Background
c-di-AMP riboswitch aptamer (ydaO/yuaA leader) from Planctomyces sp., 130 nucleotides, folded computationally. The organism belongs to Planctomyces, within Bacteria. The prediction has a mean pLDDT of 81.

RNA sequence: AGACAAAAAUCGCCGAAUCUGUAUCACAGAGCGGGGGAACCACCACUUUGGGGCUAACUCAGGAGACUGAGCGGGGCAUCUUCGGCUCCGAGCCCGUCAGCUAACUUCGCAGGCGUUCGAGGAUUAUCUU
Numbered sequence: 001a002g003a004c005a006a007a008a009a010u011c012g013c014c015g016a017a018u019c020u021g022u023a024u025c026a027c028a029g030a031g032c033g034g035g036g037g038a039a040c041c042a043c044c045a046c047u048u049u050g051g052g053g054c055u056a057a058c059u060c061a062g063g064a065g066a067c068u069g070a071g072c073g074g075g076g077c078a079u080c081u082u083c084g085g086c087u088c089c090g091a092g093c094c095c096g097u098c099a100g101c102u103a104a105c106u107u108c109g110c111a112g113g114c115g116u117u118c119g120a121g122g123a124u125u126a127u128c129u130u
Base pairs, nucleotide, nucleotide: 001129002128003127006124011115012114013113014112018030019029020028021027031110032109033108034107035106036105041100050098051095052094053093054092058071059070060069061068062067072090073089074088075087076086077085079123080122081121082120083119084118
């Protein structure tokens, strides 16, 4: 410079939920994530019709209910990205009468559960050739 796959397994997915050190078995550090917490600003209303937090996990309508539909939100289809298509989820837990934002400061978590293989365009690149 040219050509040009898209790897299938000590692999991959959701999630912040991983790594390292010590071995004195308690922890510590890094990293990622959450909460509380001034001024200024916001709220001039709220306080049982309690209020609030994590999360995508909410809203509206119908229904006696089970549930259904729509809107909206989130994930997957194995490099990245755009478009299309398909498909799945919208649960659960916590604080305890109390918390807007929020620098300093302070505090907490690092679980649990699973199994994907669809197209087209562009980019990047392992590799190959010179």